[in-house]
RNA sequence: ACUCGAAAAGGCAAACCCAUUGUGAGGUGGGGACGCAAAGUCAUGGGUCUGCUGAAACGCAGACCGCCAGACCGCCGAAA
Numbered sequence: 001a002c003u004c005g006a007a008a009a010g011g012c013a014a015a016c017c018c019a020u021u022g023u024g025a026g027g028u029g030g031g032g033a034c035g036c037a038a039a040g041u042c043a044u045g046g047g048u049c050u051g052c053u054g055a056a057a058c059g060c061a062g063a064c065c066g067c068c069a070g071a072c073c074g075c076c077g078a079a080a
Stems, first nucleotide, its partner, number of pairs: 003080001004077002011036002016031006034066001040072003044069003047064006
């Protein structure tokens, strides 16, 4: 240093509720904890969802990183 994930110090925050915002999927703030070793960041490849339509396909514009993968960065140091 890499893999890995015991311990310790901490961190994040699902559903739901309130407020607010958006046509919507959703976002933001507060409360709240289902959980998370990246539940930090990125919409890059898939995937799911929304809107415009439409019988459908296709197309265009969006959303979700706590769906999978990838990239970048990061706390600690037991065993292996």
This is a predicted structure of an 80-nucleotide RNA (c-di-GMP-I-GGC riboswitch aptamer) from a Chloroflexota bacterium. The model forms 95% of the base pairs in the Rfam consensus.